[in-house]
RNA sequence: CUGUCCGAGGGGCGCUGCAGCAAGCAUGGCUUGUCAGGCUCGGAUGGGGCGUUAACCACACGCAUCAACGGCGCCCAUCGGAC
Repeated sequence: CUGUCCGAGGGGCGCUGCAGCAAGCAUGGCUUGUCAGGCUCGGAUGGGGCGUUAACCACACGCAUCAACGGCGCCCAUCGGAC
C1' cells in the first nucleotide's frame, strides 16, 4: 500500500437511478431488473513493496481528543438554544 471478514458511524418511510451485480440482445455497446454505507474509522487475518544502525513494532508516561462524511423529501429519536 492492498484483499477478505467482523464491528461502528441513532433509526424509519417514500422517490430518482450513477457505479456495481443479474439477465437478454442486433455486443467497442444497448435494454430490462435490482440498486443511495459503493465511503471513513477500528479490530482480525492474508498478500505485496521499502528498509538493515536504519526502519518498523511494542511497552510505559504525559497531553489533547471522543472522528469526518454519505442525492432529494418527510417522520421519529438524541443534544443544545429560544419562546
Predicted 3D model of an 83-nucleotide RNA (SAH (S-adenosyl-L-homocysteine) riboswitch aptamer) from Pseudomonas sp. ABC1. Model confidence (mean pLDDT): 76 of 100. It matches the Rfam family "SAH (S-adenosyl-L-homocysteine) riboswitch aptamer". Gene Ontology terms of the family: S-adenosylhomocysteine metabolic process and regulation of gene expression. Rfam 15.1 lists 1,354 matches to the family in 1,132 species. The RNAcentral record of the sequence draws on Rfam.